[in-house]
Description: A computed fold for a 79-nucleotide RNA from Geobacter sp. UBA698, annotated as c-di-GMP-I riboswitch aptamer. Taxonomically the source falls in Geobacter (Bacteria, Pseudomonadati, Thermodesulfobacteriota, Geobacterales). Its mean pLDDT, the model's own confidence on a scale to 100, is 86.

RNA sequence: CCGAGAUCAAGCCAAAACCUGUGUGAACAGGUGACGGAAAGCUACGGGUCUUCACUUCGAAGAUAGCCGGGCCGCCAAA
Repeated sequence: CCGAGAUCAAGCCAAAACCUGUGUGAACAGGUGACGGAAAGCUACGGGUCUUCACUUCGAAGAUAGCCGGGCCGCCAAA
C1' cells in the first nucleotide's frame, strides 16, 4: 500500500411504531425507539417501484440511495 471481514477493537448509522411539523401526494424533517446494517456515508447517472398532472398516441414533474447497479469519499483490519 492492498484487502476477506458484523462474534477483533474503537466507534457509527437507525427499520417499524408513536408524537410534532411540512407537502395535493409519494414522502420528508425533528424527538422517542431499535428491525437491522461493513459503507444503512454522499450522489437521482441507468433500471425498478411509488406519487401528481396530462392523455389526440408520443409524455412531463416529483419521491425512493434501508430496491438493484454505477460514480465519489471513508474507520479498523486476516491472508